[in-house]
RNA sequence: UUCUUAUCAAGAGUAGCGGAGGGACAGGCCCUAUGAAGCUACGGCAACCUAUCGAAAGACAAGGUGCCAAUUCCGAGAGAUGAGAC
Numbered sequence: 001u002u003c004u005u006a007u008c009a010a011g012a013g014u015a016g017c018g019g020a021g022g023g024a025c026a027g028g029c030c031c032u033a034u035g036a037a038g039c040u041a042c043g044g045c046a047a048c049c050u051a052u053c054g055a056a057a058g059a060c061a062a063g064g065u066g067c068c069a070a071u072u073c074c075g076a077g078a079g080a081u082g083a084g085a086c
Base pairs, nucleotide, nucleotide: 002085003084004083005082006081007080008079013042014041015040016039017038021031022030023029025075027074028073043068044067045066048064049063050062052059053058072078
């Protein structure tokens, strides 16, 4: 990269640096100098995989990911994330 599969109406942010963009994409609609992206620190949410406990349902939150404006913002023959396969 490709394929398979599950989930995507719940939930969770502060500070420092930074200094104009951001919400994947047409269009729409929004966020943003009352500070965008990005980086760092600390914190939090969740529970896909592992570990542990349990007969199971499930619990837990240590490890591997993920996530922390808005229903995946709406939309879509699209996308994201996890697990597995090649």
The RNA shown here (SAM riboswitch aptamer (S box leader)) has 86 nucleotides. The sequence was found by an Rfam model in a public genome assembly.